[in-house]
Molecule: transfer RNA
Organism: Patescibacteria group bacterium
RNA sequence: GCGGCGGUAGUUCAGUUGGCAGAACAUCUGCUUCCCAAGCAGAAGGUCGCCGGUUCGAUCCCGGUCCGCCGCUCCA
Numbered sequence: 001g002c003g004g005c006g007g008u009a010g011u012u013c014a015g016u017u018g019g020c021a022g023a024a025c026a027u028c029u030g031c032u033u034c035c036c037a038a039g040c041a042g043a044a045g046g047u048c049g050c051c052g053g054u055u056c057g058a059u060c061c062c063g064g065u066c067c068g069c070c071g072c073u074c075c076a
């Protein structure tokens, strides 16, 4: 330099051939218990890496760019 995969909640990840963004764990509150844990119920938490384009509408399509992993090539 080229190619492939990935970046989504605090963490691990799903998701959709464009139409209000999810699960588990963690966190907080309540119930339960003498207390803790466990269990049960509920809540909060996201500019979907960033910038732009297409579109009535983009996490999804297109272009650029940054970061991580893997592979290939070159090495004056």
Stems, first nucleotide, its partner, number of pairs: 001072007010025004019056001027043005049065005